[in-house]
Context: one part of a larger RNA
This record gives sequence, structure tokens and C1' cells, in this order.
RNA sequence: UGACGGGGGCCCGCACAAGCGGUGGAGCAUGUGGUUUAAUUCGAAGCUACGCGAAGAACCUUACCGGGGCUUGACAUCUACCGGAAGACCUCUGGAAACAAGGGUCGUCCUACGGGACUGGUAGACAGGUGGUGCAUGGUUGUCGUCAGCUCGUGUCGUGAGAUGUUGGGUUAAGUCCCGCAACGAGCGCAACCCUUAUCCUUAGUUGCCAGCAUUUCGGAUGGGCACUCUAGGGAGACUGCCGGUGACAAACCGGAGGAAGGUGGGGAUGACGUCAAAUCAUCAUGCCCUUUAUGCCCCGGGCUACACACGUGCUACAAUGGCCGGUACAACGGGUUUUGCGAGGUCGCGAGGCGGGGCUAAUCCCUUAAAACCGGUCACAGUUCGGAUUGCAGGCUGCAACUCGCCUGCAUGAAGGAGGAAUCGCUAGUAAUCGCGGAUCAGAAUGCCGCGGUGAAUACGUUCCCGGGCCUUGUACA
Repeated sequence: UGACGGGGGCCCGCACAAGCGGUGGAGCAUGUGGUUUAAUUCGAAGCUACGCGAAGAACCUUACCGGGGCUUGACAUCUACCGGAAGACCUCUGGAAACAAGGGUCGUCCUACGGGACUGGUAGACAGGUGGUGCAUGGUUGUCGUCAGCUCGUGUCGUGAGAUGUUGGGUUAAGUCCCGCAACGAGCGCAACCCUUAUCCUUAGUUGCCAGCAUUUCGGAUGGGCACUCUAGGGAGACUGCCGGUGACAAACCGGAGGAAGGUGGGGAUGACGUCAAAUCAUCAUGCCCUUUAUGCCCCGGGCUACACACGUGCUACAAUGGCCGGUACAACGGGUUUUGCGAGGUCGCGAGGCGGGGCUAAUCCCUUAAAACCGGUCACAGUUCGGAUUGCAGGCUGCAACUCGCCUGCAUGAAGGAGGAAUCGCUAGUAAUCGCGGAUCAGAAUGCCGCGGUGAAUACGUUCCCGGGCCUUGUACA
């Protein structure tokens, strides 16, 4: 100087408390451990691994296993020799395919006639490796933590390691600001500048509007109009600016006015010096090591989907604030066709879906009826008209192909489950809870992920305690 203490002081955070809803019990989905297996590819491991890499394993992917094949190789550059334009199409034999062995047709580039571009074969340099080492590395990332800290120059003090500044008195979300002070300044962080949301003005009207007029087969459908909504460009607005009080006359805090918004308005992006030899050699790059008729490459089939069990994360429930039937209303974000997208109306089917194809390169058309809600009816507390697992049959869709191993529909079947022990998690407001919708990936395949809007709470006395963190101080046989 740090680190640590079941030392002290001050202060924060859904840390506790106050509340609301969960997990832990059930069934299923998914990840992991374990076990099994020819293989169940590999990585991730307290918080910070476990719906994680994977934004999508039937083949492919695929790295694993079995079998069948290749050896200058699936891919790159170069050399030597031999052959042929490159190449396109058809057909046949063997085979699971890869591949092997033929047959036929078409094609015949440039040239300085030496050859060249391109390509096949042979030989050789070499390729290749998702093989090892993340404790050899770059790059990227997690975490403490959006915590308020981490440092430097000069000066001063100390023999020195170092200290001071950065401590102290206040204050703040903040090393934020003020005052004081052997310090005076400065840098990386904080804040602000950026995006979005909340109000208004303006510019612009192939979206919107009987707002005011007219027509109307009643639909902004038409004439017509940019007032409003909206869209997207420009601006205004919030700064403790104003008033009162408290305070050291300071910084600031408390209350008030005005205002759409008030004290960083809400949300996001933004992550200091560093810590964990944290993670990643399987995104990529890369040193060294290993491999070279195989640890490389091609193909078919299988596996990654196994199942006595254990754990994590979720979905659906156990019902009446509910289930079912009928009627009826209100969103937002997005997506959609130079190789085949979104697909209306219509029509067939109980349905998944089929036929068909208007329109749309999209504020114009489509996905697109939002659902919970509301109104009416029914059920009457039961393993039920709750719950939907499981299983049988019949179908639909994608795709070369749904046996291993996809999703969906109809009929039948109807399991566990009657609110979940110890323990444990999230959340402070348009939040929790609840309801549906869209998207990426994607041929097909979400209860996951990323977004969007609808309905919309309860509680916070307080900081004694648990956990994590910041500053000062104290002890130390620790570095």
C1' cells in the first nucleotide's frame, strides 16, 4: 500500500421488510447429469453452465457410428510429360449410392502456327484436418456493474516503500456540485451530445374526413376538400428558469405556480482502470505439436430423438372471477414475387385443407375475423360439460423420402391432477398479473427467442437483520 474481520461509523440496491404472482407436488415440452449404446458428435459447470452455442438434427445440416469406396485428393497455387476446345444431351450394364466400365449425337475458341486460355490423365511440390493445447495467442464475450470509481503531470512531505491531490464539512443518482485545505491542474469514467416516447407549431397531402356541401347501387363508394387523424422533414418546449421556506449569504433540499410534461419526465443505446490463467483453437484468425492410401475426402444407412432415474427452465391444469354454445366490439409492431412470395372474393370439405386465382414490387392488395372484454343461454361443485396426457382408427400438408423421427385435422379413448414439504424466484406503474398478434430461423417442424399492442393492480412503516456494493476509520501472526 492492499486484502481480510461473526471490528466501528456513514450510505445505496426488489437486498430485507410491506405486497402481488410463481417455482418446488401433477402431466407434457425443452436443456443437462447419469445410465445405456456400434454411435448416442463437441463445447458450456456456483452466482456468471443447464429453452446456453442451436434464429429451428427426417436426408442435408453432421463434426459421431456401421458399411461401401478415393489417394495430388471435394478445394488453392506451381512444374514436367501425354491427350483433348471447354462443354451439352441421350442411352445402356453393375451398384444402396458414391462410383466404375462402355456406346451414340451435337459442339470444335484465340493464334504471330511455336503455342495459349480452358480441361482430362500420370508424376511431384503440396493440399486437407470441427485433430490437441483458450494455461502459447489475436479478436470477440460474460461477470463484478451503469457500481462511482481508476489514474497522471508539476509541486510539497517522507531515508524509503509511498503519501498528498482523491481526505474533511455539507450535498447528489453520481469523485455531482459547493465550502475548506500544500496543493494546483489534467485524463479515462459520471452527466450532456444520439435514438425513441409524451405536447404544440410549421411544410407536404393518391392515408384520413359528412368535419361543411352534393351524389349515393349506402361501402369515403364518387365529386370535392387538406380542417382534423395520421405519416415524416423542420422547429418550439424543461433550464431548479420563477415564487416562498430551510441552509454557511454556498451547493442543494422541501413546498408552490404555470405547463402536455418538473427537478437525470419514461424507455433505449452507451460498460472506466481492472478482476475471475473466467468462456471461446468448433464463427474466424493464429504459434507449437500431431496426422498424411488417413485424424483427409465421397456415398448409403443409422445416431445426435435411447430411458430405471436426478436437476434446471417453461407450457397446460387442478375449475364457477370458471367451462361450453350463440351474438357482438375495439389494436399495434411487422412480413410478402427475377426464380415461383402474401394470397381476396367464389367454391368443395365437419375440419386440417383442396380447386381456383382478383389484387399487390405494397400507407393503395394480402397475411388480418385480434383475444381477453361485453350481452344472452346452459352447467350446479362432481374427478364433473373441470382437466387434457395416453392410445386406436380415418385423413390433410410439406418434402426425393415422414418406419426409426415432422406438424396439423376429425371420430373414439379419456390418465395424473382437488393449490403443492423443506426450500426458493420475479416484480415499485402502464410495472406485476392476464389476453391475444407479428417476426427471425425456416421446404416442413416452437410451450423457446425477439418484438407488438389490449385489460390493468397491490404495497413500500422502515434499514434491526440476510445478500451484494461504495466511502472513511481500526486491528492483523496474511500478500